This is a predicted structure of a 106-nucleotide RNA (SAM riboswitch aptamer (S box leader)) from uncultured Ruminococcus sp. The coordinates come from a structure-prediction model, not an experiment, and the mean pLDDT is 76. RNAcentral holds the sequence, with entries from MGnify. It matches the Rfam family "SAM riboswitch aptamer (S box leader)". From the family's description: The SAM riboswitch is found upstream of a number of genes which code for proteins involved in methionine or cysteine biosynthesis in Gram-positive bacteria.
RNA sequence: CUUAUCAAGAGUGGCGGAGAAUACAGGUUCUGUGAAGCCCGGCAACCUAUUGAAUGUUUUUUAUUCAGAAAAGGUGCUAAAUCCUGCGGUUAAACCGGAAGAUGAG
Numbered sequence: 001c002u003u004a005u006c007a008a009g010a011g012u013g014g015c016g017g018a019g020a021a022u023a024c025a026g027g028u029u030c031u032g033u034g035a036a037g038c039c040c041g042g043c044a045a046c047c048u049a050u051u052g053a054a055u056g057u058u059u060u061u062u063a064u065u066c067a068g069a070a071a072a073g074g075u076g077c078u079a080a081a082u083c084c085u086g087c088g089g090u091u092a093a094a095c096c097g098g099a100a101g102a103u104g105a106g
Stems, first nucleotide, its partner, number of pairs: 001106006011040001013039003019030003024086004041078003046074002050068007082100001087097004
């Protein structure tokens, strides 16, 4: 940079000790009934091994898409919608889109 996803799910555990929710601003919230971080456990199914169907190609085959099942490996995640708002559209609420961000694959 491209692309997919982001309202589901996941602990009454151990260590740790005061902050945390990406940064900024505003709000809101979590937290000595123990924050961050680390370990263990767990969740999920992006990659991966596997089954079926469709389409294209084809000599065997192979590619893509969709659906199902599994969890050994590589990641990820494990308060609240990506906690909400920030820009634009429709009267307020609400909704839609965008931007930014996170994660995977390339």